[in-house]
RNA sequence: UGAGUAAGUCAGCCUAAUCCAGGGUUUCAAAACCUGGAGCGGAGGAACCACCUUUUGGGGCGCAUUUCUGCCUUUUUUUGUGAGGAAAUAGGCAGAAAAGGACAUCUCUCAGUCCUAGCCCGUCAGCUAACUUCGUAGGCAUUGAGAGGAGACUGA
Numbered sequence: 001u002g003a004g005u006a007a008g009u010c011a012g013c014c015u016a017a018u019c020c021a022g023g024g025u026u027u028c029a030a031a032a033c034c035u036g037g038a039g040c041g042g043a044g045g046a047a048c049c050a051c052c053u054u055u056u057g058g059g060g061c062g063c064a065u066u067u068c069u070g071c072c073u074u075u076u077u078u079u080g081u082g083a084g085g086a087a088a089u090a091g092g093c094a095g096a097a098a099a100g101g102a103c104a105u106c107u108c109u110c111a112g113u114c115c116u117a118g119c120c121c122g123u124c125a126g127c128u129a130a131c132u133u134c135g136u137a138g139g140c141a142u143u144g145a146g147a148g149g150a151g152a153c154u155g156a
Base pairs, nucleotide, nucleotide: 007154008153009152010151012140013139014138018038019037020036021035022034023033039136040135041134042133043132044131049126057124058121059120060119061118065098066097067096068095069094070093071092072091073090075088076087077086078085079084099116100115101114102113103112106148107147108146109145110144111143
């Protein structure tokens, strides 16, 4: 010189949900907690434009919706002498399909697996500049292959 190269190891995930400062607790410090700020996210809210469609209430956050089939229950209508039958509406359960989302450093492709919840406003909100206002919690370790890119450490 080859070369900080080949190669090896490491890095967490969903979500807007993170960071900073002060207070406070304390022998001291940290954490929980409180306040403020920054960042990120949501809601309300003109003109113009759009919609006129209001109990079949309507709307918001969120990936978490739609359709079909079968069964059960409530209500209404209809038919029948009666038992029953048919239709519609609302709710629940099961299954299928489409659509949406997640799978562990990042992006893309393929295959596979899993999920499609929950909460809020209260008769009311389209978009929306200025402006007003709210949140910054919680839950986790579901996978392989191929291609490409970047960071830290070690390093022929």
Predicted 3D model of a 156-nucleotide RNA (c-di-AMP riboswitch aptamer (ydaO/yuaA leader)) from Argonema antarcticum A004/B2. The source organism's lineage runs through Bacteria, Cyanobacteriota, Oscillatoriaceae, Argonema and Argonema antarcticum. It was read from a public genome assembly, where an Rfam model found it.